[in-house]
RNA sequence: GCCCCGAUAGUGUAGUCCGGCCCAGCAUAAGGGACUUUCGAUUCCUUGACCCGGGUUCGAAUCCCGGUCGGGGCACCA
Numbered sequence: 001g002c003c004c005c006g007a008u009a010g011u012g013u014a015g016u017c018c019g020g021c022c023c024a025g026c027a028u029a030a031g032g033g034a035c036u037u038u039c040g041a042u043u044c045c046u047u048g049a050c051c052c053g054g055g056u057u058c059g060a061a062u063c064c065c066g067g068u069c070g071g072g073g074c075a076c077c078a
Stems, first nucleotide, its partner, number of pairs: 001074007010028004020058001029047006051067005
């Protein structure tokens, strides 16, 4: 230098292929309630995310372009 894969709540992930049930699901975490003599467990509620910029579209987490970061492969290495 070239190619491929990935980036989603504090954390781990599903969804992306093939746009619309997604103003985004699950687990965990945090806060509050119930229960419990207390703690724990259980249970209910709440909080909180699509890496950045642009494009296409009625509509973008999803498609396209560029960038950043991470991982892998190839090449170069006089």